Large-subunit ribosomal RNA, domain IV from Rhodohalobacter sp., 331 nucleotides, folded computationally.
Context: one part of a larger RNA
Order: sequence, then C1' cells, then structure tokens
RNA sequence: UCGUGGCUAAGGAACUAGGCAAAUUCGAUCCGUAACUUCGGGAGAAGGAUCCCCCCUUGCGGGAGCAAGGGGGCGCAGUGAAAAGGUUCAAGCGACUGUUUACCAAAAACACAUGUCUCUGCUAAGCCGCAAGGCGACGUAUAGGGACUGACACCUGCCCGGUGCUGGAAGGUUAAAGAAGGGAGUUAGCUUCGGCGAAGCUCUUGACUGAAGCCCCAGUAAACGGCGGCCGUAACUAUAACGGUCCUAAGGUAGCGAAAUUCCUUGUCGGGUAAGUUCCGACCUGCACGAAUGGUGUAACGACUUGAACACUGUCUCGGCCACGAGCUCG
Repeated sequence: UCGUGGCUAAGGAACUAGGCAAAUUCGAUCCGUAACUUCGGGAGAAGGAUCCCCCCUUGCGGGAGCAAGGGGGCGCAGUGAAAAGGUUCAAGCGACUGUUUACCAAAAACACAUGUCUCUGCUAAGCCGCAAGGCGACGUAUAGGGACUGACACCUGCCCGGUGCUGGAAGGUUAAAGAAGGGAGUUAGCUUCGGCGAAGCUCUUGACUGAAGCCCCAGUAAACGGCGGCCGUAACUAUAACGGUCCUAAGGUAGCGAAAUUCCUUGUCGGGUAAGUUCCGACCUGCACGAAUGGUGUAACGACUUGAACACUGUCUCGGCCACGAGCUCG
C1' cells in the first nucleotide's frame, strides 16, 4: 500500500451519474392501522408496548402444556450468541404468476388469460416427406390452423382512390392446342426449251377458335394503409363560433398532450428546495399523439425506470485506529 472484517468525536447524503456500498429494520405476543379498491385486498400498512430468573395463586386441557394475576431478584445488555422486513409519498411502463440474450442486457422485451378477423365440412384446412406414410386427431366448427391485440372499466371515429383479399361475369386482351388460306423446296407431266408445274412429302406463314389471369364491375380497414391548405370576419385589443376559395378517397372524432413522443426548450404558470436543465400539477403554440400497428384510465403486482421524504449511517466534511491475510524489507 492492497484485500477482508470491526470501531469511530461533531455533522448526517454535504458523496455520487445515482444513497452505489454500508448502516438502520428484523423473532413472538398484544394494541393499532390511511388514501384507494376489481371489496379479495392495500396490510407485517404506518405507529406503539411487552419478552430473563425465582416464589405463590387462579383458569383451561385427558396430557405435554397454554393463559392470567400477585410478590421478589440480577446484569452494561433478557428474541443476552446465530439465524430473521428499513419505511413512506408521487409519477411512467407493463395488468398479474411466469419467460429470455448458457458466458457483459432480466427489461418497458417475449408469453399470458381476454377480444377480433380469417381459413377449414373431414381423405378438413395447415404442416413434414420424392413417395409410401405421418402430425393435425383416434379430434369434428363450443373443433383445428393462421394473423393482430393483450386482465379489467369506458370506448374503438372518417376514408375502399392505391395495394391486398373475396365475389362477379357482359365486353377487351391472351398460352398450349386446333386450323381456312398463302409462300417456298422437291418432281410425274407439259413446253414456244426461256420456263410452267398436279398429287404426295418437307419447310414456313397464318385469318379464325381458344381457359384461368390481367383490364373491368362490386364488396371489404380489429386487411396493408391514409386521415389538408390559403384568405377574411365580433362595438378596446386579442381571438374567431361564422364566411369565401382550392385540393382530396377522406381530411384526425372521443380521449390524451413539452409526453419513453416537444426540435425551438431549462416553453409559460403553479408546487416542492435557501437555491430544482430532473420531478409533480396545469396550459396547448401536438417540429412529428390518437383509437386492437389499439386510445384513455386503473386496484393489485415489479431484483423495472424517475422524483421526494423519514429513519439510518465513514458515501462524504476528513480522516484515524484495531485484527487477520497478501505485498514490501531483512534473513
């Protein structure tokens, strides 16, 4: 000097990114216990008191024993050692118990019960396999598969123009295939010797016929997704219930809002502090919230995140001391 353990005047978070670490609390019995609440909880809320040994008495019990009352005793200390919650207030997120990056992340991520949409009539859909075959399921729509959401409460607005899906079949387009006709090669034959040229075969072209799909017509958003701009206007000013105009498929409804979302921004006001870029409550000017990519609340729960307080402390002011181990020096 380092590690581990212990003590420390006065102060008590001034430390620090942050009370990290440490300290406090801790058992049993009795008393007592708030907001809120889904009436179960919250709750061991919080906050108090008692506890050892000896003698006597009483009650209960089959008993071990349990409980109550009175008197006395000792120590610094009586759950005499060890083991054994710190608590409260407020906010965010996720309802909850669970699951996860074996070896840097345990969470607000995943899952979840619930809700919705969609497919599937059984040789089911879907999936594995070349196949045989198998899972689904020895199940049968209160079943099984897929997708999204994520307890519960109140709700879930408008847009089908684009993309997707479902349905439709009149018209347009259209493959293989079929094919009228045309062109070319070949040659029996004919010939004015220049050529012409049947049938067959071969090559080629090809009107026309021709399904689904696409175009087209509808439906569908808890399908993928989307949800405007400019100008004017009220008898102070300001603002605009109101009007005009352009564009769109439709122009963001309820609720929430400087938010895990707000750039400007430490927005402004209020609270808390002596002092607060964080925090809480409001405001709304939402750069760029918004309704199952769910919106807003919410008791309980959380080794989650944020802010505050009480208690407590060597975290600190600011150090000191002790024990053990290592290091170091000498041997």
The full RNA is in RNAcentral, with records from ENA. Its mean pLDDT, the model's own confidence on a scale to 100, is 88. Taxonomically the source falls in Rhodohalobacter (Bacteria, Pseudomonadati, Balneolota, Balneolia).